[in-house]
Molecule: small-subunit ribosomal RNA
Organism: uncultured prokaryote
C1' cells in the first nucleotide's frame, strides 16, 4: 500500500502480505565461462604428511669427489685444495607469517590528547676495537637403561666464556669524585663485512587522561590495600604495583556492587532520512593456543608446533619409567540443516638467515570440488496453413494449444577435434611458467530448459475427479455432489539455469513516535496534597566567553559507498585521481540567545493594612422530634405482617392509648442548581482554639518562581487490636414464604459491626473516568461573596450599570473518530512531572517491602487467540415508554371440547397398508368424488425388452394392419390356420411413393433422488399502510432528510408547518354484481285496458302500460345549510335523497419475509436406472384398529316432535341429457316416453302458516347398531358403493380445562343448485328464504402501524452468555526431596616458581641442602545463586454436538458495577460506603427561541 473486527459505518489496533538482504540449507531441475565465497554446530577428540629456519665468510672435528702434488706392494695412500652439512659449540631469526573468537562489560576497543619509559635489525652522526687467560660440547673410553636418556674419566676451538688497560661519550655524585666495553672473518689487498661506547632518526612497542561503548533495580548500597599521605623495595617507566607507619577515607538513582550476554573498531544489510539490526570473507587493534599456575631466555614471551609443576585425555612399555597437544595447510571420524583437495609450485608478491650464490617459507601464486552469490554467453535464425496429426473443450457451429510442428533456406557463439606461441618475465649476463591464456584451421542444427503460480491479497481459467473425505493454506479462508481454492488434464502468468520452501536481518510499522504518536469514553492522569534533587524560568544595564554561529589548522590508517577516466571483447572485477568520512583537537573571530558574574527594576511571587462569607477542623457543652425500654392508669383480642400467606408478639392482658423515668444514635423545615475544603469528605444550638479563600487599599520585600522522581502527610466504606457504649438498623446464623430447586429477592427475629477514644489498614466507579500552573482566544445568561459608581431617599433597602473571585447552562471560532467539548477547553501555546504501546493468561506466579491479620505495593513468562475494543449508523427485540388500529379483548349470539356417526391424520399393524402436506400458514389439504379400468406411483405373482410412446438412419419387399377362426392360460400374451390392403402417374400392365410391419443402431421410457440447483405456480405476515426513487442538503462515512413535527383519515387519505422538491410501486378511482330513476328494445317473459276462450290458466288475438329482461345513459360530489377547526384539511349536525360520507358485496395483495409448499399438474440442471426404479396383466392393498387429535353432521328435545292441509324464490343444470302428464309398487324404484339444445319443456324448494295429536319421559326425543327383505347403478357391490321397506332402538338429558366464529340483511336457522361423477356427498363451491342480540371502553389478552428508549443481539431474544463438575491435550506455578552447575566465604594442605634467609662447599660463573613468604590443583565446612527432575497439589489455556443451574446484555425479569467482608454445589447473593458507564414514571429548576 493491501488483506483481516461489522449487516454496514468511521476510528483505535493488533495480526499477515508485496521490497531488498544471506558465509546459507532443504525440494525439483541444472549447457558453458569470468570473478569471488565455502565447519556460522563440538574453543569437542584426532591417524598421517608438510607448515621455522639458516649462517662453512664465527668454531673444533669429520665425510665425500675432481683436479694439483708425493707415495705406491698398482689395489691405493697421505698431502692440498675447492666444496659439503646428518650431529655439536657459536650467531641471527624462532615473540613474525598462519589460525580461532574460548574468556573479556573493561587493565578491551574506537576518537582525541598525553609521556615518568623501552627498542634487536634500518639510516645519520661521534668515538674505539689494546693486552692476558682457564674451561667445555663434539668427539674418544667405560658403564647404567627395554626406550627416552643418564653417569664417570680423559681431551679440544671459537665472533662462547673470564679479566686486566684505555674512557671522548654515557651513568651516578656531597660536584671533590666514581664506576664502564670490544672479537674477529674473508679478500682480487683497493676493501668488504661484523664488534664495542656513545648522540640523534625513522618505524615499532610500554604507560595514562577524556569521551564514547549491550540488557537488567524483580541486584541499592559497595569497598579493608579498599582512598589518600609518608618512607622503602620493585620496574625500562609512572603508580598501593608491593610492603611498614599514619590519617579514614574512596564509589553510588547521570545507577556503584551484583547478575545475564557479547571480541572491538573500520564496515556490512535494510531505510527517503533519523534510525534499527549486524562484525562472515578484507584490513587495524584486543584475547586465546588441551585445562590451570610459574618463571627463564632474550631487544621483545610469561613464548601455537620452547621449558618447569599439577589435572583430564591418549599412546609405548621388558611395568622400573616414557612420549603427546591440528582454534597451521591437507585429511579423519564425530556432531549437525550444513560447508571443499591427505592437490601443484616457490615462477610471481613478500618474509627469515646468508657477503653472496643460495636454502626455507601449507605465507602466497595456482588448479580441484561445489549454481553458495554475483555477472556475461547460448540452448538457434529467416521462410511456413482460414491453420496437419494429438490433445483438450464445445452451446456439436466450432474454439484453443498455433508459425508452434512438419517441410524449405542460412548461420556457427559455447561445448567438440587439430595447428601454433603475444601477454603474465623482471631484475642480472645467462636461465627460469605450478597454473592461466591468446590466434589459425575443422565439422554438423547437431550435445543443452526447467521451477513456482493462476479465490482476493497478486499478473495468470476452463474440464474431470473427490464429496467437511483426501487434502489446502502467508493472512482472510476452502472441501458436506455443479470448488477458478483440494487432486489430475488443457491453457494461462511470471522468473529463467535456475525456480521455490524454510530460517534470518531491515522495510513497510508515525506498531517505542528525536524527525514523527499518544492518555474524557479505544491502551493510558498516580486518590489527594507538601516538598528534595533534578528540569524549566520576568524586566534593564554593564561584563565574560562555556554553550550555539563563521573562519581556518592538524586529525579522521588503508580497503569499502560516491565521482571522473581509463583496463580486461562487455558485465561482474580490478586500476588512477577526486570527493566523502556528516567526528574530535587546535588557533581566531561575533556577542543576538541559552550560560555565568556584578547591579539595579517592580509587573510575578510573598507580606502588610480595612473589611467579608462560609455544614473549613479540634474540643466541650445544651437542645427538641423520633425511637425502644421500664414502672404505673385505661382498655380486652386479637396484632403485625406480605402479592397472598405464615413464623412471630399476645388473656401472665399484647397491639392501641396517657403519664413518669431511664438509653443511644441521627439532626426535620431552612435547603438550593446554594457554601467550604488539596483531596476524602463537611450539616441541630452555643462557646473556645485554630487553618485557608475573596474584596480593596498599593505601604513593604525584590524573582524569593513553576513543577517534582525518591521521600513526607492525609485519605470514604469494610476490615484488624485494647477498652467503653449498644436505641435503631444489621453481614452470618436461626425460622416462615416462594419455588421444580431457592444456600436468593419477600417476611419474623438476630451476632459482629454500625457509635466512643487511642492504634493500626491505605484501598474504592477514590470520577469530570479530564495531572499542575502561566499567556492568549467571540458572546449570551441564572446563582454565591466582594467593591465602586449613577438614580431616589432620612437611612436600611431596591433599581441599572462596571470591576474582581469562584458555582452552573447555552453557545462563535476552533478541536474531536464521532458522542462531544468550546475562557471551569477536549482551542492556540510554553514548562515539569506521571502513565500508554493487541486481547486472554493477570494485576496473577516468583522474589523483594510493608502489614497483627485480611491483604497492599512493585510485577512477569510459557502457552494461546486473529481479534478484543471505542463512538455511530440501520435493523430486530425489550418481563422499556407514548399514540393508533383490529370480532384483539370487552358486550353478545352461536359453536368446538362431552355422546354417535363420517371424514383427515398420528401410532400400530401388514406382502403392501403408495407419495406429499407439519404451529398459525399440515390434519372434509393435494383428491371437483380410490370397488375393476381411470388413479397407482405400493405389494404378490405372471410375461416384454428399440420397448406402452417419439424421432431419425440403413436393410427386407407386399409379407403387414383391420377381419375371422382356433390351442394354453387367471389375464397379458405366446405358438398357429384363413382372409387380406392404399395414394399419385399412367394404356390392360408396369412405374413411384408414403404409412405400417419386421430386424439392428442411436435411443425411448422413469410418479426413481435433490423444492437446499431451479423455472412456473401458490400460501402468510395482509387488503396491514406502508416500501423506495431522481435531483437537492446534512454527515469524514454507514446513513439521515423527504417518510419526521401538528391536526385529519379506513389508508404515506388530505392540510398546514417545514432543506427539501418532486416522482414510483402500493390506497383510492377505473372494472363487475347489487340498491334508485330515465331512455332503447320487447320474446321464450309480462298482461293495465280492448277483443275471444276455458272447469281453471296471458290460453289466445293484441299491448309496450307494469313487472321484469338487458343495452344505454343519470344519480352521491363533504355539492348545500349550521356549528368545531389554523381564514386549512377534515370532523359533527342538518336538509334534500332511493341510496350520505368508502351506499353494500367482489376482482384487485407493493417492496419484501418465512432456503415456506410443490422435481407427484407441469416445464427444468445435475445424478441414479436401461432383460429395469421402464411397459403389460390378474389379484389383493391404500377402506385394515387398543388408542390420540383435528374437522363436521345427527342429537340430546316441547321456539320441539308427528301428522295432515295449503303457500312463497334465486341462482344453476340438461342430449350417452334432463325426463313430465299417465300406469305399477308401502318405498327405493319400475314401466312409458310428451316437451325441450332450452326466459318456450323439465329437475323443483323447505323453514314459515293453518288446523289436530303428544305432555317432560331416555319418551311419539335420539336415531348407531344390528337382523331379514328389497331397489339402483356398473362386466363385476366378498374386502369396497348409495337408496328402500320391515324389525332392533346404542350413546346421549347441553357437555371439565380449554377454546372457535361473528358487528346487519351479518349471526343463527331454512331448503336449492353445480362441479367432480356410470354409481356414490355429512364434504366443497354457489343460491336464495326467515332474520336476530350487542358494542360502556381501549386497563388487559393476540397481532399490526408510526414515532422514542436501552442493547454485549444482526442466523436477529427460538439471540447472546457466565461458573462449577465430567472427559481430552498443552504448557506453567506450589512441593517433603533429589541430581547438577556457578561466583565468592572460612579452615587445611602445599606442586613447580619468583623474592627472601640460613648453612655448606667454592678461583670466577655456578652449585648443594635447608627454609619462610606468596600460590595452582585438591580436601573439609556453612551458605547464597541458578538449572533440571519430583509422588502430590494449584490454578490457566484449548477442544461441533457431556451434566447443573441462569449470573449478565432489555427495568435482562431482585438495574449494574466498584471497593471491602461474610456465606454458599456454581455462576453467585447480603450487609455497609461509593460511582452512573441506570429504564421508566412524576414533580421541581434552568436553558434555547418567538
Nucleotide at each position: 500500500g493491501a488483506g483481516u473486527u461489522u449487516g454496514a459505518u468511521c476510528c483505535u489496533g493488533g495480526c499477515u502480505c508485496a521490497g531488498a538482504u544471506u558465509g546459507a540449507a532443504c525440494g525439483c531441475u541444472g549447457g558453458c565461462g569470468g570473478c569471488a565465497u565455502g565447519g556460522c554446530u563440538a574453543a569437542g577428540a584426532c591417524a598421517u604428511g608438510c607448515a621455522a629456519g639458516u649462517c662453512g665468510a664465527a668454531c673444533g672435528a669429520u665425510u665425500a669427489a675432481a683436479g694439483c702434488u708425493c707415495c705406491u706392494u698398482c689395489g691405493g695412500g697421505a698431502g692440498u685444495g675447492u666444496a659439503u652439512a646428518a650431529a655439536g659449540u657459536g650467531g641471527c631469526g624462532a615473540a613474525a607469517g598462519g589460525g580461532c573468537g574460548a574468556g573479556g562489560a573493561a587493565u578491551a576497543c574506537g576518537u582525541u590528547c598525553c609521556u615518568a619509559c623501552g627498542u634487536a635489525c634500518c639510516c645519520c652522526g661521534a668515538g674505539g676495537u689494546c693486552g692476558a687467560g682457564g674451561a667445555u660440547a663434539g668427539c674418544c673410553c667405560a658403564g647404567g637403561g627395554a626406550a627416552a636418556c643418564c653417569u664417570g674419566g680423559a681431551g679440544u676451538a671459537a665472533u662462547a666464556c673470564c679479566u686486566g688497560a684505555u674512557g671522548a661519550u654515557a651513568u651516578c655524585u656531597c660536584c671533590g669524585g666514581a664506576u664502564c666495553a670490544a672479537a674477529g672473518g674473508c679478500u682480487c689487498c683497493g676493501g668488504c663485512c661484523a664488534c664495542c661506547u656513545u648522540g640523534g632518526g625513522a618505524g615499532c612497542g610500554g604507560g595514562g587522561a577524556a569521551c564514547g561503548c549491550c540488557c537488567u533495580a524483580u541486584c541499592a548500597g559497595g569497598u579493608u590495600g579498599u582512598u589518600g599521605g609518608u618512607g622503602a623495595g620493585g620496574u625500562a617507566a609512572c603508580g598501593g604495583c608491593u610492603c611498614a607507619c599514619c590519617a579514614a577515607g574512596c564509589c553510588u538513582u547521570a545507577g556503584a556492587c551484583g547478575g545475564g550476554u557479547a571480541g572491538c573498531g573500520g564496515g556490512u544489510g535494510u531505510g527517503a532520512g533519523a534510525g534499527c539490526a549486524u562484525g562472515a570473507c578484507c584490513c587495524g587493534c584486543c584475547g586465546c593456543a588441551u585445562c590451570g599456575g610459574g618463571a627463564c631466555u632474550g631487544a621483545g614471551a610469561c613464548a601455537c608446533u620452547g621449558c618447569c609443576c599439577g589435572g583430564a585425555c591418549u599412546c609405548c612399555u621388558a611395568c622400573g619409567g616414557g612420549a603427546g597437544g591440528c582454534u597451521g595447510c591437507a585429511g579423519u571420524a564425530a556432531c549437525g540443516a550444513a560447508u571443499a583437495u591427505u592437490c601443484c609450485g616457490c615462477a610471481a608478491u613478500g618474509c627469515g638467515c646468508g657477503a653472496a650464490a643460495g636454502c626455507g617459507u601449507g605465507a602466497c601464486g595456482g588448479a580441484g570440488c561445489a549454481a553458495u552469490g554475483c555477472c556475461g554467453c547460448g540452448u538457434g535464425u529467416g521462410g511456413g496453413a482460414u491453420g496437419a496429426a494429438g490433445c483438450c473443450u464445445u452451446u456439436c457451429g466450432g474454439a484453443g494449444u498455433g508459425u508452434a510442428a512438419a517441410c524449405c533456406g542460412c548461420u556457427g557463439u559455447c561445448a567438440g577435434a587439430g595447428u601454433u606461441u603475444a601477454g603474465g618475465a623482471a631484475c642480472u649476463c645467462a636461465a627460469u611458467g605450478a597454473c592461466c591464456a591468446g590466434a589459425c584451421u575443422c565439422a554438423a542444427a547437431g550435445g543443452a530448459a526447467g521451477g513456482g503460480c493462476c479465490g482476493g491479497c497478486u499478473a495468470a481459467c476452463u474440464u474431470c475427479g473427490u464429496g467437511c473425505c483426501a487434502g489446502c493454506a502467508g493472512c482472510c479462508g476452502c472441501g458436506g455432489u455443479a470448488a477458478u481454492a483440494c487432486g489430475a488434464a488443457g491453457g494461462g502468468c511470471c522468473c529463467g539455469a535456475g525456480c521455490g520452501u524454510u530460517a534470518a536481518u531491515c522495510g513497510g510499522a508515525a506498531u517505542u513516535a528525536u524527525u514523527g504518536g499518544g492518555c474524557u469514553u479505544a491502551a493510558a492522569g498516580c486518590g489527594u496534597a507538601c516538598g528534595u534533587a533534578g528540569g524549566c524560568g520576568g524586566a534593564c544595564a554593564c561584563g565574560c566567553a562555556g554553550g550555539c554561529g563563521c573562519c581556518u589548522u592538524g586529525u579522521g590508517a588503508a580497503a569499502u559507498c560516491c565521482c571522473u577516466c581509463g583496463g580486461c571483447u562487455c558485465a561482474a572485477c580490478g586500476g588512477u585521481g577526486g570527493a566523502a568520512c556528516u567526528g574530535c583537537u587546535a588557533g581566531g573571530u561575533a556577542u543576538a540567545c541559552c550560560g555565568c558574574a556584578u547591579g539595579u527594576c517592580u509587573u510575578g511571587a510573598g507580606a502588610c493594612a480595612g473589611g467579608u462569607a462560609g455544614g473549613g477542623g479540634u474540643c466541650g457543652u445544651c437542645g427538641g422530634a423520633a425511637c425502644g425500654a421500664u414502672a404505673g392508669g385505661u382498655g380486652g383480642a386479637g396484632u403485625g405482617g406480605u402479592g397472598a400467606a405464615a413464623u412471630g408478639c399476645g388473656u401472665u392482658g399484647a397491639u392501641a392509648u396517657c403519664u413518669a423515668u431511664c438509653g443511644g444514635a441521627a439532626c426535620g423545615c431552612c435547603g438550593a442548581a446554594g457554601g467550604a475544603g488539596a483531596a476524602g469528605u463537611c450539616a441541630g444550638g452555643c462557646g473556645a482554639c485554630u487553618g485557608g479563600g475573596c474584596c480593596u487599599g498599593u505601604u513593604c520585600u525584590g524573582a524569593c518562581g513553576c513543577u517534582c522522581a525518591g521521600g513526607u502527610a492525609c485519605g470514604a466504606a469494610a476490615g484488624c487490636g485494647u477498652g467503653g457504649g449498644u436505641a435503631g438498623c444489621g453481614a452470618a446464623c436461626g425460622g416462615g414464604a416462594u419455588u421444580a430447586g431457592a444456600u436468593a429477592c419477600c417476611c419474623c427475629g438476630g451476632u459482629a459491626g454500625u457509635c466512643c477514644a487511642c492504634g493500626c489498614c491505605g484501598u474504592a466507579a477514590a470520577c469530570g473516568a479530564u495531572g499542575c500552573a502561566c499567556a492568549c482566544u467571540a458572546g449570551g445568561u441564572c446563582g454565591c461573596g466582594g467593591a465602586g459608581c449613577c438614580u431616589c431617599u432620612g437611612a436600611c433597602g431596591c433599581u441599572g450599570u462596571u470591576c474582581c473571585c469562584g458555582g452552573g447552562c447555552c453557545g462563535a471560532a476552533g478541536g474531536u473518530a464521532a458522542a462531544c467539548u468550546g475562557a471551569u477547553u477536549a482551542g492556540u501555546g510554553u514548562g515539569c512531572c506521571g502513565c500508554c504501546u493487541g486481547g486472554g493468561g493477570a494485576g496473577u506466579a516468583c522474589g523483594g517491602u510493608c502489614g497483627c491479620a485480611a491483604g497492599g505495593c512493585u510485577a512477569a513468562a510459557a502457552c494461546u487467540c486473529a481479534a478484543a475494543g471505542g463512538a455511530a449508523u440501520u435493523g430486530a427485540c425489550g418481563g422499556g415508554g407514548g399514540c393508533u388500529c383490529a370480532c384483539a379483548c370487552a358486550a353478545g349470539c352461536g359453536g368446538u371440547g362431552g355422546a354417535g356417526c363420517a371424514u383427515g391424520u398420528u401410532g400400530c399393524u401388514u406382502a403392501a397398508u403408495u407419495c406429499g402436506a407439519g404451529g398459525c400458514a399440515a390434519c372434509g389439504c393435494g383428491a371437483a368424488g380410490a370397488a375393476c379400468c381411470u388413479u397407482u406411483a405400493c405389494c404378490u405373482a405372471g410375461a416384454c425388452u428399440u420397448g406402452a410412446c417419439a424421432u431419425g438412419u440403413a436393410u427386407u419387399g407386399a409379407u403387414u394392419a383391420a377381419c375371422u377362426c382356433g390351442u394354453g392360460g387367471a389375464a397379458a400374451c405366446a405358438a398357429g390356420a384363413g382372409c387380406g390392403a392404399c395414394g399419385c402417374c399412367c394404356u390392360u400392365g408396369g412405374g413411384u411413393g408414403g404409412a405400417a410391419c419386421a430386424u439392428a443402431c442411436a435411443c425411448a421410457g422413469g410418479u426413481g433422488c435433490u423444492g437446499c440447483a431451479u423455472g412456473g405456480c401458490u400460501g402468510u405476515c395482509g387488503u396491514c399502510a406502508g416500501c423506495u426513487c431522481g435531483u437537492g442538503c446534512u454527515g469524514u462515512g454507514a446513513a439521515g432528510u423527504g417518510u419526521c413535527g401538528g391536526g385529519u383519515u379506513a389508508a404515506g387519505u388530505c392540510c398546514c408547518u417545514u432543506a427539501a422538491c418532486g416522482a414510483g410501486c402500493g390506497c383510492a378511482a377505473c372494472c363487475c354484481c347489487u340498491a334508485u330513476c330515465g331512455u332503447u328494445a320487447g320474446u321464450u317473459a309480462c298482461u293495465a285496458a280492448c277483443a275471444c276462450g276455458u272447469a281453471a290458466u296471458g290460453g289466445u288475438g293484441a299491448g309496450g302500460a307494469c313487472u321484469c329482461u338487458a343495452g344505454c345513459g343519470a344519480g352521491a360530489c363533504u355539492g348545500c345549510c349550521g356549528g368545531u377547526g389554523u381564514c386549512a384539511a377534515a370532523c359533527c349536525g342538518g336538509a334534500g335523497g332511493a341510496a350520505g360520507g368508502u351506499g353494500g358485496g367482489g376482482a384487485u395483495g407493493a417492496c419484501g419475509u418465512c432456503a415456506a409448499g410443490u422435481c407427484c399438474u407441469c416445464a427444468u440442471g445435475g445424478c441414479c436406472u436401461u432383460u429395469a426404479u421402464g411397459c403389460c396383466c390378474a389379484g389383493g392393498g391404500a377402506u385394515g384398529c387398543a388408542a390420540a387429535c383435528g374437522u363436521g353432521c345427527u342429537a340430546c328435545a316441547a321456539u320441539g316432535g308427528u301428522a295432515c292441509g295449503g303457500a312463497c324464490a334465486a341462482a344453476g343444470c340438461g342430449a350417452u341429457g334432463c325426463g313430465a302428464u299417465a300406469c305399477c309398487g308401502c318405498g327405493a324404484g319400475g314401466u312409458g316416453g310428451a316437451u325441450c339444445a332450452a326466459a318456450u319443456c323439465g329437475c323443483a324448494a323447505a323453514a314459515g302458516u293453518a288446523c289436530g295429536c303428544c305432555c317432560c319421559a331416555g319418551u311419539u326425543c335420539g336415531g348407531a347398531u344390528u337382523g331379514c327383505a328389497g331397489g339402483c347403478u356398473g362386466c363385476a357391490a366378498c374386502u369396497c358403493g348409495c337408496c328402500u321397506g320391515c324389525a332392533u332402538g346404542a350413546a346421549g338429558u347441553u357437555g371439565g380445562a380449554a377454546u372457535c366464529g361473528c358487528u346487519a340483511g351479518u349471526a343463527a336457522u331454512c331448503g336449492g343448485a353445480g362441479a367432480u361423477c356410470a354409481g356414490c356427498a355429512c364434504g366443497c363451491u354457489c343460491c336464495g328464504g326467515u332474520g336476530a342480540a350487542u358494542a360502556c371502553g381501549u386497563u388487559c389478552c393476540u397481532g399490526a402501524g408510526c414515532c422514542u428508549u436501552g442493547u454485549a443481539c444482526a442466523c436477529a431474544c427460538c439471540g447472546c452468555c457466565c461458573g462449577u463438575c465430567a472427559a481430552g491435550u498443552c504448557a506453567u506455578g506450589g512441593a517433603a526431596g533429589c541430581a547438577g552447575g556457578c561466583a565468592g566465604c572460612g579452615c587445611c594442605c602445599g606442586a613447580a616458581g619468583u623474592c627472601g634467609c640460613c648453612a655448606c662447599a667454592a678461583u670466577u660463573c655456578a652449585g648443594u641442602g635447608g627454609u619462610g613468604c606468596c600460590c595452582a590443583c585438591g580436601g573439609c565446612g556453612a551458605g547464597g545463586c541458578u538449572u533440571g527432575u519430583g509422588a502430590c497439589u494449584g490454578g490457566g489455556a484449548c477442544u461441533a454436538a457431556g451434566u447443573c443451574g441462569u449470573a449478565a446484555c432489555a427495568a435482562g425479569g431482585u438495574a449494574g458495577c466498584c471497593g471491602u467482608a461474610g456465606g454458599g454445589g456454581a455462576a453467585c447473593c447480603u450487609g455497609c460506603g461509593g460511582c452512573u458507564g441506570g429504564a421508566u414514571c412524576a414533580c421541581c429548576u434552568c436553558c434555547u427561541u418567538u